RNA sequence: ACUAUCAGCCGGCCAUCGCUCAUCGCAGGAUGGGAGGAAAGUCCGGACAGCAAAGGGCAACGCACCGGUUAACGGCCGGCGCCCCGGUUAGGGGUAGAGAAAGUGCCACAGAAAAUAACUACCCGAAAGGGUAAAGGUGAAAAUGUGAGGUAAGAGCUCACGGCUUAGGGUGGUAACACCGUUUGCGGGUAAACCUUGCGUGCUGUAAUGCCACGUAAAUCAACCUUGGAGGGCGGCCCGCUCAAGCUGGUAACAGCAGGUUGAAGGGUAGGCAGCAAGACCUCAACAGUAAUGUUGAGGCCAGAUAAAUGAUGGCCACUCUUUUUGAGUACAGAAUCCGGCUUAUGGCUGAUAGGUUUU
Numbered sequence: 001a002c003u004a005u006c007a008g009c010c011g012g013c014c015a016u017c018g019c020u021c022a023u024c025g026c027a028g029g030a031u032g033g034g035a036g037g038a039a040a041g042u043c044c045g046g047a048c049a050g051c052a053a054a055g056g057g058c059a060a061c062g063c064a065c066c067g068g069u070u071a072a073c074g075g076c077c078g079g080c081g082c083c084c085c086g087g088u089u090a091g092g093g094g095u096a097g098a099g100a101a102a103g104u105g106c107c108a109c110a111g112a113a114a115a116u117a118a119c120u121a122c123c124c125g126a127a128a129g130g131g132u133a134a135a136g137g138u139g140a141a142a143a144u145g146u147g148a149g150g151u152a153a154g155a156g157c158u159c160a161c162g163g164c165u166u167a168g169g170g171u172g173g174u175a176a177c178a179c180c181g182u183u184u185g186c187g188g189g190u191a192a193a194c195c196u197u198g199c200g201u202g203c204u205g206u207a208a209u210g211c212c213a214c215g216u217a218a219a220u221c222a223a224c225c226u227u228g229g230a231g232g233g234c235g236g237c238c239c240g241c242u243c244a245a246g247c248u249g250g251u252a253a254c255a256g257c258a259g260g261u262u263g264a265a266g267g268g269u270a271g272g273c274a275g276c277a278a279g280a281c282c283u284c285a286a287c288a289g290u291a292a293u294g295u296u297g298a299g300g301c302c303a304g305a306u307a308a309a310u311g312a313u314g315g316c317c318a319c320u321c322u323u324u325u326u327g328a329g330u331a332c333a334g335a336a337u338c339c340g341g342c343u344u345a346u347g348g349c350u351g352a353u354a355g356g357u358u359u360u
Stems, first nucleotide, its partner, number of pairs: 002355009011317007019034006036332001040343002043341005048205004055239004060201005065079005080097001081095005098196002103194002105190003119136002121132004144162006163186002167182001169180004209274004220264007231243003246257004281300008318330004
């Protein structure tokens, strides 16, 4: 050189004209600002707005090692365990990381058999048959591994050293966990299969929502109901709680008028303002911390359109390629309530760290 990871920048200056917002001005006009690292996806978490005010249960959904950070998160930082790359050192990457000893499933094909093991084989026997699970074969995986003894041949049958596991102890650590020794047992795997355990969770969404103006038909029909309650009220269901609309006549059933709720069909309007950008904001410095991040101080105001503005032309410069001149090119892509993350798309330049060691 090159590879991996992380961080920053992605055009600059001048002129002319155009669009848009804010401020100033009676006006002409002047001054200043104007699309990203992802604005994308709509996957998470919130701020904000509305739903009058409690609660409980079930369902549904989400998370799952330890500690820290944050407004919060399924994010980020650090650490531990396991796995992968590696020249096995350093380093880098991944992790959907509670439970298989509560239960139910599944492990294709191959193989005799995938848990109620016996095909080849070994041993005993004249044969019939009996004994074995060490050797071989199949497979991702075949009854805890290796060695020795023992045996008819073999087997934790016995012994030594190991592996996994149950229970409890000691040392270190905030903890996950690591190490040491004692003890219980010995087919595995799979929960991103059902499930179990623990913790947690309102819904809708800026076309939310609020105000003003204009206008019509608070008219019509149907059903139910009028305090022993129709119906409504923070997602689904149940319980519970709560809000909720009457007079007359009549002994009463009921009737009249009026009212409430739900639904159907129909009518009017669709204009303006707010929400709307001063923020869990940005930049720099110091301190604390391994870091994420926090505290303090100083400075700054950096889009608010509403069918949707943020542009066009010329010149100079920056970067890349190329035939010196010259010429060509500069990726992915555009705000719509805002913020913190994640994921995806993507060309070029610069820097740091690790590897690499002459490959230019």
Predicted 3D model of a 360-nucleotide RNA (Bacterial RNase P class A) from a Bacteroidota bacterium. Taxonomically the source falls in Bacteroidota (Bacteria, Pseudomonadati). The sequence was found by an Rfam model in a public genome assembly. Its Rfam family is "Bacterial RNase P class A". It is annotated as a ribozyme. The coordinates come from a structure-prediction model, not an experiment, and the mean pLDDT is 76.